The RNA shown here (Bacterial RNase P class A) has 380 nucleotides and comes from Isoptericola halalbus. It was read from a public genome assembly, where an Rfam model found it. The organism belongs to Isoptericola, within Bacteria. Of the family's consensus pairs, 97% are formed in the model. The prediction has a mean pLDDT of 75. It matches the Rfam family "Bacterial RNase P class A". By type it is a ribozyme. Rfam's curators write: Ribonuclease P (RNase P) is a ubiquitous endoribonuclease, found in archaea, bacteria and eukarya as well as chloroplasts and mitochondria.
RNA sequence: CGAGUCGGUCGGGCGGUCGCGUCACCGGGCAACCGGUGCCGAGGAACGUCCGGGCUCCGAAGGGCAAGGUGGUGGCUAACGGCCACCCGGGGCGACCCGCGGGACAGUGCCACAGAAAGCAGACCGCCGACGCCGGGCGACCGGCGUCGGUAAGGGUGAAACGGUGGUGUAAGAGACCACCAGCGCAUCCGGUGACGGGUGCGGCUCGGUAAACCCCACCUGGAGCAAGGUCAGACAGGGAGCGUUCGAGGGCUGCCCGCCCGAGCUCCCGGGUAGACCGCUCGAGACCUGCGGCAACGCAGGUCCUAGAUGGAUGACCGUCGCCCGCGUCCGGGCAACCGGCGCGGGAACAGAACCCGGCGUACAGACCGACUCGUCCG
Numbered sequence: 001c002g003a004g005u006c007g008g009u010c011g012g013g014c015g016g017u018c019g020c021g022u023c024a025c026c027g028g029g030c031a032a033c034c035g036g037u038g039c040c041g042a043g044g045a046a047c048g049u050c051c052g053g054g055c056u057c058c059g060a061a062g063g064g065c066a067a068g069g070u071g072g073u074g075g076c077u078a079a080c081g082g083c084c085a086c087c088c089g090g091g092g093c094g095a096c097c098c099g100c101g102g103g104a105c106a107g108u109g110c111c112a113c114a115g116a117a118a119g120c121a122g123a124c125c126g127c128c129g130a131c132g133c134c135g136g137g138c139g140a141c142c143g144g145c146g147u148c149g150g151u152a153a154g155g156g157u158g159a160a161a162c163g164g165u166g167g168u169g170u171a172a173g174a175g176a177c178c179a180c181c182a183g184c185g186c187a188u189c190c191g192g193u194g195a196c197g198g199g200u201g202c203g204g205c206u207c208g209g210u211a212a213a214c215c216c217c218a219c220c221u222g223g224a225g226c227a228a229g230g231u232c233a234g235a236c237a238g239g240g241a242g243c244g245u246u247c248g249a250g251g252g253c254u255g256c257c258c259g260c261c262c263g264a265g266c267u268c269c270c271g272g273g274u275a276g277a278c279c280g281c282u283c284g285a286g287a288c289c290u291g292c293g294g295c296a297a298c299g300c301a302g303g304u305c306c307u308a309g310a311u312g313g314a315u316g317a318c319c320g321u322c323g324c325c326c327g328c329g330u331c332c333g334g335g336c337a338a339c340c341g342g343c344g345c346g347g348g349a350a351c352a353g354a355a356c357c358c359g360g361c362g363u364a365c366a367g368a369c370c371g372a373c374u375c376g377u378c379c380g
Base pairs, nucleotide, nucleotide: 001376002375003374004373005372006371007370008369009368010367012322013321014320015319016318017317018316020041021040023038024037025036026035027034028033043351047362048361050360051359052358053357054356055225056224057223058222062258063257064256065255067221068220069219070218071217072086073085074084075083076082087101088099089098090097091096102216103215107214108213109210110209111208124155125154126151127150128149129148130147131146132145133144134143135142136141163181164180165179166178167177168176182206183205184203185202186201187200188199189198190197191196229279230278231277232276238270239269240268241267242266243265250262251261252260286305287304288303289302290301291300292299293298324348325347326346327345328344329343331342332341333340334339
């Protein structure tokens, strides 16, 4: 210098003018409200609402079935489907990245196309044997066709065809047998908390894949959600039908059942009224800094700080200037050049916006910056 990997930070600054929301104070007004001053006033994702928790209510919600979720190991956490570290498998020369990563000897299902055969395997070609017929040869025998059988070593199909290489063996062959290699299982030793890794011995055990197919195993899950839930104020007009009060309507209670409990009202139709205010509401698993423990996620201790609470929903617009980026230039400086720095003119600046709160994940994003590391080339 080029090519890359990983992690992190920022998301324009300052000033002026006008404007908006909550709150506090002052002035005016009977009040609604108006005017002025001051404080504070969106994000890294406030977003999607995909997980998890706090909080609230349902009568503290017992048992069973069903349903849903999670899935290597160890840890972190309030909790998680999140995070950290490690293991195993795969990819990359490497930094590093990716994995919806329990079980396929409990059972069932499925395996397209191609292919003879795709799951209690399978003879299409080939190879070998026996028999029959035909042809050739003096003969030994050779060739062809057919039938019956042997054969998974070779060809061919496929994502996948019942280990691989070499030998023994055989009519031809085959883990049939042997040596080595790979895998699996059993026994045992060593290391590790563990997933797992390494070694030794034995067994020819070498009968595939699929569980984001049913299923099995282990663990987890009561339901609904701030329109939760509560307080106050205000308005109105009743009428009819049906069922029921210990022979129990209706309800708590949710997909179902059992069980438990409350229980005198409940349902439908016609007609009438209201649709306001307040609490919940923002001090919280809070933010920042420092130190300590831990590889890390994270935890502990000390200090400092208070930082939106709207409810038709505020947080904005314009101008100046500085900074950043892009383009242009008979311009200036440096350089052999590519180019770099300056000056001038013109232009540009994303994704997106709280609505009970918090921890994650996922997705969107103009541009700028920082750190660690890898590979390559050149120079010393």